[in-house]
RNA sequence: AGAGUUUGAUCCUGGCUCAGAACGAACGCUGGCGGCAUGCCUAACACAUGCAAGUCGCACGAGAAAGUCUUCGGAUGAGUAGAGUGGCGCACGGGUGAGUAAUACAUGGGAACGUGCCUCUGAAUGGGGGAUAACUACGGGAAACUGUAGCUAAUACCGCAUAGUAACGAGAGUUUAAAGCUGGCCUCUAUUUAUAAGCUAGUGUUCAGAGAUCGGCCCAUGUCCCAUUAGCUAGUUGGCGGGGUAAAAGCCCACCAAGGCUACGAUGGGUAGCUGGUCUGAGAGGACGAUCAGCCACACUGGAACUGAGACACGGUCCAGACUCCUACGGGAGGCAGCAGUGGGGAAUUUUGCACAAUGGGGGAAACCCUGAUGCAGCAAUGCCGCGUGAGUGAAGAAGGCCCUUGGGUUGUAAAGCUCUUUCGGCUGAGAAGAAGGGCAGUAUGGCUAAUAUCCAUAUUGUUUGACGGUAUCAGAAGAAGAAGCACCUGCUAACUUCGUGCCAGCAGCAGCGGUAAUACGAAGGGUGCAAGCGUUGUUCGGAAUUACUGGGCGUAAAGGGCGCGUAGGCGGGUUUGUAAGUCGAAUGUGAAAUCCCCGGGCUUAACCUGGGACGUGCAUUCGAUACUGCUAAUCUUGAAUGCUUGAGAGGGUGGUGGAAUUCCUAGUGUAGAAGUGAAAUUCGUAGAUAUUAGGAGGAACACCUGAGGCGAAGGCGGCCACCUGGCAAGACAUUGACGCUAAGGCGCGAAAGUGCGGGGAGCAAACAGGAUUAGAUACCCUGGUAGUCCGCACCAUAAACGAUGGAUACUAGAUGUUUGGAGAAUUAACCCUCUGAGUAUCAAAGUUCACACAUUAAGUAUCCCGCCUGGGGAGUACGGCCGCAAGGCUGAAACUCAAAGGAAUUGACGGGGGCCCGCACAAGCGGUGGAGUAUGUGGUUUAAUUCGAAGCAACGCGCAGAACCUUACCUGGGUUUGACAUCCUACGAAUACUGCAGAGAUGUAGUAGUCCCGCAAGGGACGUAGAGACAGGUGCUGCAUGGCUGUCGUCAGCUCGUGUUGUGAAAUGUUGGGUUAAGUCCCGCAACGAGCGCAACCCCUAUCCUUAGUUGCCACCAUUAAGUUGGGCACUCUGGGGAGACCGCCGGUGUUAAACCGGAGGAAGGCGGGGAUGACGUCAAGUCCUCAUGGCCCUUACAUCCAGGGCUACACACGUACUACAAUGGUAGAAACAAAGUGACGCUAAGCCGUAAGGUGGAGCAAAUCACAAAAACACUACCUCAGUUCGGAUUGAAGUCUGCAACUCGACUUCAUGAAGCUGGAAUCGCUAGUAAUCGCAGAUCAGCACGCUGCGGUGAAUACGUUCCCGGGCCUUGUACACACCGCCCGUCACACCACGAAAGUGGUCAUAACCAGAAGCAGGCGAGCUAACCGCAAGGAGGCAGUCUACCAAGGUUGUGGCCGUGAUUGGGGUGAAGUCGUAACAAGGUAGCCGUAGGGGAACCUGCGGCUG
Repeated sequence: AGAGUUUGAUCCUGGCUCAGAACGAACGCUGGCGGCAUGCCUAACACAUGCAAGUCGCACGAGAAAGUCUUCGGAUGAGUAGAGUGGCGCACGGGUGAGUAAUACAUGGGAACGUGCCUCUGAAUGGGGGAUAACUACGGGAAACUGUAGCUAAUACCGCAUAGUAACGAGAGUUUAAAGCUGGCCUCUAUUUAUAAGCUAGUGUUCAGAGAUCGGCCCAUGUCCCAUUAGCUAGUUGGCGGGGUAAAAGCCCACCAAGGCUACGAUGGGUAGCUGGUCUGAGAGGACGAUCAGCCACACUGGAACUGAGACACGGUCCAGACUCCUACGGGAGGCAGCAGUGGGGAAUUUUGCACAAUGGGGGAAACCCUGAUGCAGCAAUGCCGCGUGAGUGAAGAAGGCCCUUGGGUUGUAAAGCUCUUUCGGCUGAGAAGAAGGGCAGUAUGGCUAAUAUCCAUAUUGUUUGACGGUAUCAGAAGAAGAAGCACCUGCUAACUUCGUGCCAGCAGCAGCGGUAAUACGAAGGGUGCAAGCGUUGUUCGGAAUUACUGGGCGUAAAGGGCGCGUAGGCGGGUUUGUAAGUCGAAUGUGAAAUCCCCGGGCUUAACCUGGGACGUGCAUUCGAUACUGCUAAUCUUGAAUGCUUGAGAGGGUGGUGGAAUUCCUAGUGUAGAAGUGAAAUUCGUAGAUAUUAGGAGGAACACCUGAGGCGAAGGCGGCCACCUGGCAAGACAUUGACGCUAAGGCGCGAAAGUGCGGGGAGCAAACAGGAUUAGAUACCCUGGUAGUCCGCACCAUAAACGAUGGAUACUAGAUGUUUGGAGAAUUAACCCUCUGAGUAUCAAAGUUCACACAUUAAGUAUCCCGCCUGGGGAGUACGGCCGCAAGGCUGAAACUCAAAGGAAUUGACGGGGGCCCGCACAAGCGGUGGAGUAUGUGGUUUAAUUCGAAGCAACGCGCAGAACCUUACCUGGGUUUGACAUCCUACGAAUACUGCAGAGAUGUAGUAGUCCCGCAAGGGACGUAGAGACAGGUGCUGCAUGGCUGUCGUCAGCUCGUGUUGUGAAAUGUUGGGUUAAGUCCCGCAACGAGCGCAACCCCUAUCCUUAGUUGCCACCAUUAAGUUGGGCACUCUGGGGAGACCGCCGGUGUUAAACCGGAGGAAGGCGGGGAUGACGUCAAGUCCUCAUGGCCCUUACAUCCAGGGCUACACACGUACUACAAUGGUAGAAACAAAGUGACGCUAAGCCGUAAGGUGGAGCAAAUCACAAAAACACUACCUCAGUUCGGAUUGAAGUCUGCAACUCGACUUCAUGAAGCUGGAAUCGCUAGUAAUCGCAGAUCAGCACGCUGCGGUGAAUACGUUCCCGGGCCUUGUACACACCGCCCGUCACACCACGAAAGUGGUCAUAACCAGAAGCAGGCGAGCUAACCGCAAGGAGGCAGUCUACCAAGGUUGUGGCCGUGAUUGGGGUGAAGUCGUAACAAGGUAGCCGUAGGGGAACCUGCGGCUG
C1' cells in the first nucleotide's frame, strides 16, 4: 500500500467481498512446562448451608459452671466466660448497573452552609436529684416474644450554680454547659501505720475560636437517536410577605402580576450509568465504557420516617405488596446486586480452600479481638510472555509410501547407524527474601516531681511473630530418554499430483467449482503457513475518499426545488477614528492517580512491576498586540435605486370588430353515384346525395406575413382596433449614499388532463357502436359518436414543468450570423463600412470532462447563499400526518431479496434502417423437377438380423470405383481359447504334398510320400506342432479428449502485422475518401510509411506460327497396290521436344497531364483470349475413432477368432436424385458418312464358320501412333406410319435360352418369342444454364469373375436471351440505431396456475406504558384535642408546667371504578411484493421492434397494453 467481482473487450460511476488489528469471548480438533494477568457480557431470576461488624471491665452494676485441690468449711478456675446498661463503630470497606438523557457525569467557576474522630488556641470541669435494665418473684404464649410487682449502678437521664470573644437583640438585656475514669506517690491536706476526698501523670467531658478533612447547594459549557414527536407549561415564570432548612431558592403557603421554554429543536418517545480510559486509525475520526481508578444510583418491589456528625441506612426500624419457610392455625420468620456455593437461564464464565504473616480498616490506654477488605493457594491454553519436544555427523541417496514418459523422480540427511548434550518434566538432597513493628526482660539518657519511686519519651541488647510453603532457588545421579498439532494448497493468497465420484455426493468469504480425464468435492502422497496451539463463528475499527472537517458529488451514472416574491438566518464595496468580542502572543492556576510515550531500575529474559520526565491539543484568570472579522462614529461613489429623454416587442387584462374555411338549414340547377381504403365494407344517396349557385345560422381558430425572429420569472403568448397595465434596453446629466446578494419555513403564479355550478357546442374526439384486418384484434385502418375541447366563477398543483444545466458577482483568445438601441464617417436618398451597449444563435482556442461534449449565454477560474444525492429491486409503495369535493398531491420507511443495476465510448453481429457494388440473384430466354412407370438412396414400418455412419443449404445414384459366397462389421447355429495376426522362451519335428473316413463346414481322425539352409560341428536360422506366461485381438464407446484428411461460406476480396501517430483505454489510423477494376487491381489525395497471407502472375490443357525429329504417323511430287499396300519422301496433317506471340504496345477520344475506360488499326487471338489446378485469416465443438494414427474408458473360454446358412435386396407408405416416355422437330425399316479420348497379358481378341439373337467355335495379330476393343450415334438420304393410348410408350408377366461363376432359390446381367401397364407434357412450388455454353447424340474408362439408367472423362450437332438492378436470395464496402455479444433461432414484458418467504389491511382479542377524574387511605412526620395515665422541675398543700397513651385533620404508598391516548403481540379473511424447474396466454419494449418511444392525466381492456389531450427527443 491494495485486490477480486458488472463487459466480447474498455474507461467511469457504484455497491458487494477479501487480505490487517483487537476481544471478559464461544465452538471443533489437539495439548509438555513455567511466570503474570483475567474469569455470569444471559435471569437487578430464586436461593439450602457456612462465614462477611464488631469492640471496650481504663464508663457501670451484677457475676457463673465444668475441671482441679481439699483439713469437706472451702480454695482455685476467676472477678474469667456469657448476658445486660452505657460509649464508639455499624453512613467505611465489599457488590451490582436495574433506574437515570439530567436531582447524573466531565471541565471550569461560585456563595448562603454543615463537619464525629484529628491538629492548634482560650476557658471550664462546682453542687445536687429521680429512675431504669440486668437480677428476683408471679404470669401469658407452640414459638417469636412479652406483662405485672419489687431491688440497683453509671461517662445513662434531669434540674440548680457559674458564662465569654457564643446565640438573639438597635440597645437595655435575655438564653444556653459539663463526667468522670486509670496508674503512681505520701511533699502538702484529711484521718490510724496506710489510704484518698490530697498531690501527680495520663485520658476523658463541656463551652468557644481557628485549621484540616469530608460533605450539602448554585452557575456556565459539553454529553446518543427519532420532526412519521411542533408546540409545552397554573407552582407554571416573577414579585411582596410569611413558613421551612445546616444552608440559597416556589423548597412550601397566602396574595398580586401574566409570565416562562421552543426550529441554536421545547414537549414527547426510544436507548443508555458517566468519566479517566480501552480497541482501531497516518491523522481527523469511529466503536466501546469488563478487569484498575474517580463520581453517581440501587440493595426483594413500593412508600415512610427514626437515630446519628453523617442515612431516609445492602447484612437497622415501621407499613403495604409479591414470593419462600415455620406453626399447636391463634400467630410468626426472611431478603447473597458481600465471599464461597446451589438451582435456573444460556454458546458461555472457577473452590461451600488457607491466613490475618504482610497492607489497610473498626474498637480498645494497651495487650489484643474482629476483618470472605486484603494476602495467598485451587480450577480454566481465557489472554499475554518465555522455554522445551534435542544437537552434530550420516548416501547403499536403504526399506516402505506416492508419482512415472518405466529411464527415473520424490518423501530425503529425513530415518537407521555413529558421536554428544540434559533445559523442562520425573527422582534424591540442601533451602531463602518477604519481619517492619509491637510485647516482654535488661541497660543508658532525658522529662515530671519533694524524690535516686513510679510513669512517660528516646536509644540500645536479648527474645518472640510466615498463610503462601519445604515454595522460589541451588546441588547431584540416570537417560534422547516423557513432550506436535491444526488449518490450508483455482484466483484474490504462500503452497500440486494421483485415485474415487460424475450437476450426484458435496464445496464456497467473493468470483465460482462438480454433467467421465475436477490442482476447487472425498481420500492419499507431497507442499505451504502458524505452532502448544490452530481453525471456525460472533462483534468493533480499518481498508471505505462508501456521509467526504481533514476529504466526494448533482448536463447524460443517484442527485438543481416547475417558477417567482420575500421573513428569519448566512454572506457582504472604498476610506478614517475608537473599542478589543472573535483572532494572535506571554504568564499563572487547573487538567487526580493509573494508562499511552521517552529515559532509567528490579525479577536469568520477556510479559509484569517500579522511579523520574514528557504529554494531556481543554477550561479559567491576568497582561499585551490590532493586520483581518465584528461593534461604534464619520465620510465616499464604483454596487443598488430614483428622476429625465427616447426605443422595440405574439408581455398581461377588458371590451369591440373582420374575412377565409368546415358544418348545418332554406331555395335553385342537376343525376347516379358519393365517400372511404393497401384492398374493402359499415355509411350517405332516386324520400334526389356528391357536384354547383344564391341566401341564412352558429361556434371555434386566426393562412400568407413567420424568421436560427420577438416578449415574459416560469407555465406560456400570434387577425385588427381602443382602453387599462407590468417589465426591459439605450443616452447625457442630476439625486440618495451600501439602501446589496441568497433565501429554510411562508405567500403567490403554475401546460394538458380532471372536478363542481351555470352557459355554449361548428369542427375534432377518450368512452361506446359498427365495418375491416387477423389464429385472435377488447388495437393500428375506416364510418359514426358522447364527455371534453370554448366562455364565466371556483377547485386541482402535477408533466421528458428540459438547456434533463439553481441564483448572484468578477475574471479568462477569437470568428460568423441575427434582433434592437447609440455614435462616427460618407451619401441626393436608401444600403454598405467602423466603433460601442443589451439580447439571441452557430463554430472554435486555452481550460475542464469517464467519455460524449461544454467553451464570455461555461459543464473554465474563484467567492457567497439555497436545494438535492449516497448500490439495484421492494417503492415514490405501506403506515402516520397535512392538503383536496373527488381523482389524487406533499411528506415518506421497513422486512425481504440480488451481486450487480448503471453512464459514455469501442469492436462485431443484427435491423420488416440508408447509400454504393457484385453474383444465372432477379429479370429476359432455353430445357427440366414436382404428375406416370422403372432404377437408386433415405425416412418409416417390419424382422432373428434387416450392420454402421451421413441430417437445411453443405445428409438422401452420399462412404459403396460395383452386398449371390467372400466382402460383412449384423442374425441363427456349430467350433477354438497365448488364440486368425506380432515379439520372446522351451521341447519336438524340415517345410510341404497327397489319400481314406466322419461332418453343413470349420474341424477331427487314420495313413503315405518327404528329411531344408549356414556352420569353427558346439550350435544357429526359416517353417510347423505342443506347452508356460508376458501379451495378442476388438469395424466396442467417446469426432464434445485428438492428429491427419474433407465439406461450407467462397475463387468471395478480403484477413493481418511492424514502426510511427491519435486516444486515459478498449481501440483507431494504415484498410477510410475521389476515381477505377474481375480483384484491398491500380492511380490521386491523406499521419502515415512499409510489409505479410490472399488477388494477379509463375504451372498444365487449348487456339496461331516458327524450329527440330520423322516411326508405328503423313502422301504434294515419282513409281506401285484392292488398300500409304510397298519403294521413296518428310513439304503438308499429326505427334513429341524447344521457341515466338498479346503488352492497353500503336492511333483517336474521355478522364485530374493519373489509373483507367470507349472506339479503331494490325493480328490466329484484344483488353484476365477459353478451360483447369491453385481455396487467405477464420466460421460451423460441421463430418470422419467404420480408411489410417491416437489419449482415456470398456471386453479377455469373449464385445476376440473360425465355419455354414440367412440378412444388408423385406414393403401399407413418404421424400430426394436419375433413366425412359407421353410422340410427327417423331417412330420403324433400308442403304450410307464424319470423331475424340481411352483400355488391353489372370488381357483385348480380328478374319472365317454356326446360331433369329445373347453367344459358340476359331485362333491370326498385339505388352500396342503398328494388332484388337471399334459399330460411333445423332445428322443427312429413301420408304412407310398420319394423331390413335397408336408402328407412341415400354413396365409387368409367361415360356425358352446364353454367359460369368464351387454356386444365379432367396438375389446377377443379357437374348429370343409372347404379353403390352401407367403415361397424351404434369397443382402449389422449385432447379440448371450467358457460348462451343444450354439442349441433344453417342464413345471410352475405373470398380469388376459376372453385374451401370450411377460416377469420371471424350468428342459430334449446336441455340435463344440479358431492357436493366425496383423486387427475392447470397455476398462485399461505407454509414446509422441497438436494452443483442450463445450475437435476432438474440433479448425481453405483464396477467394466470403451483410452491415458499417476509410485509400491509382487518371484525376482534391479549399485554404494557402514559394520563384524566373520582373513591380509598396503611405506616409515618406535622398540627389540633387529649376527660385516661404520669418519677425528676415549681409549689406547704391542692395543684401546675411538661410528657405519654388515645383520637381527629392535612399530606400520602398500595388498591379500586370509569375514560382517553401511545406502543407491542396475535387474528378468520384479504392485498400487493419477492424468489423459484424447460408451466399457460399473448408479444408490449430494444432496429423505423414492424402503429417511433417516453412523461403527466383521463377513460377502457384477460394480460402485456390501447386510445384521447398537452408536452419531450433520451